[in-house]
RNA sequence: GUCUCCAUAGUUCAAUGGAUAGAACGAGAGACUCCUAAGCUCUAGAUAGUGGUUCGAUUCCACUUGGAGACG
Numbered sequence: 001g002u003c004u005c006c007a008u009a010g011u012u013c014a015a016u017g018g019a020u021a022g023a024a025c026g027a028g029a030g031a032c033u034c035c036u037a038a039g040c041u042c043u044a045g046a047u048a049g050u051g052g053u054u055c056g057a058u059u060c061c062a063c064u065u066g067g068a069g070a071c072g
Stems, first nucleotide, its partner, number of pairs: 001071007010025004018055001027043004048064005
């Protein structure tokens, strides 16, 4: 330099164009308990960025950024 793949919550993963983006673990609160833990109830928390296509984008397209790999 060229090409391929990946980027979603604090972490690990879902969501094959139909909208309230979901689960587990983790975090906070409540109730329970003499106290703690476990179990129970509730709460907060995310689509790497900018454009485009579409009635509608996590999903499709382009570029940028970051990561991994192949070739030279």
Predicted 3D model of a 72-nucleotide RNA (transfer RNA) from a Patescibacteria group bacterium. Taxonomically the source falls in Bacteria candidate phyla (Bacteria). The sequence is in RNAcentral, with records from ENA and MGnify. The prediction has a mean pLDDT of 81. It matches the Rfam family "tRNA". By type it is a transfer RNA.